The RNA shown here (SAM riboswitch aptamer (S box leader)) has 115 nucleotides and comes from a Cyclobacteriaceae bacterium. Rfam family: SAM riboswitch aptamer (S box leader). Its family is annotated with regulation of gene expression in the Gene Ontology. About the family: The SAM riboswitch is found upstream of a number of genes which code for proteins involved in methionine or cysteine biosynthesis in Gram-positive bacteria.
RNA sequence: CGCUUAUCAAGAAAGGCAGAGGGUAAUGGCCCGAUGAAGCCUUGACAACCUAUCCGAACUUCGGUUUGAGAUAAGGUGCCAAAUCCAGCCCCGACUAGUCGGGGAAAGAUAAGUU
Numbered sequence: 001c002g003c004u005u006a007u008c009a010a011g012a013a014a015g016g017c018a019g020a021g022g023g024u025a026a027u028g029g030c031c032c033g034a035u036g037a038a039g040c041c042u043u044g045a046c047a048a049c050c051u052a053u054c055c056g057a058a059c060u061u062c063g064g065u066u067u068g069a070g071a072u073a074a075g076g077u078g079c080c081a082a083a084u085c086c087a088g089c090c091c092c093g094a095c096u097a098g099u100c101g102g103g104g105a106a107a108g109a110u111a112a113g114u115u
Stems, first nucleotide, its partner, number of pairs: 002114007013043005021032003027087003044080001046078001049076002051073004055068005084107001089104007
């Protein structure tokens, strides 16, 4: 890098360095930003995918296996403006000719696994 599975409307910022961009394709919109963007560092938080312990359930060859809108912890990751900021492609509906609403796809992010 590719592939598979799951999740993505919840949650959570201070300080230092830095100095003009950023919201992870294009494009359009809408936002954030000199009351300091990106990036880096420190500290703190959030969350609970993996993990650990416990609890419940199902199955069992009684070794265990599977499972949960369970509980606790926080070791491995992740994350800390706005729904993954919204749309873009397809389908449906309402009013109406462009808006609104719903569903799906694609792309992306994260985790776990895998060649």